[in-house]
The RNA shown here (transfer RNA) has 84 nucleotides and comes from an uncultured Eubacteriales bacterium. Its Rfam family is "tRNA". By type it is a transfer RNA. Rfam describes the family as follows. Transfer RNA (tRNA) molecules are approximately 80 nucleotides in length.
RNA sequence: GCAGAUGUGGCGGAAUUGGCAGACGCGCAAGUUUCAGGUACUUGUGAGAGCAAUCUCCUAGGAGUUCAAAUCUCCUCAUCUGCA
Numbered sequence: 001g002c003a004g005a006u007g008u009g010g011c012g013g014a015a016u017u018g019g020c021a022g023a024c025g026c027g028c029a030a031g032u033u034u035c036a037g038g039u040a041c042u043u044g045u046g047a048g049a050g051c052a053a054u055c056u057c058c059u060a061g062g063a064g065u066u067c068a069a070a071u072c073u074c075c076u077c078a079u080c081u082g083c084a
Stems, first nucleotide, its partner, number of pairs: 001083007010026003019067001027045006046057004060076005
């Protein structure tokens, strides 16, 4: 230099004929249990606004196609693999 794969909350990881983003698990927080800790169980857990109901935003970054994009197209970045 060329070709290919991958990139989603704190972490792993789902959402593929383009149609509710973050299921599920781990971790974390609070609670129950315990003398205490662990285990077990319950609830909560992307960000912002709001007293709340609820609303808005977020899929590596940017642009495009579309009524609608994590998903399709183009450019860029990062990591990995192969070829030279």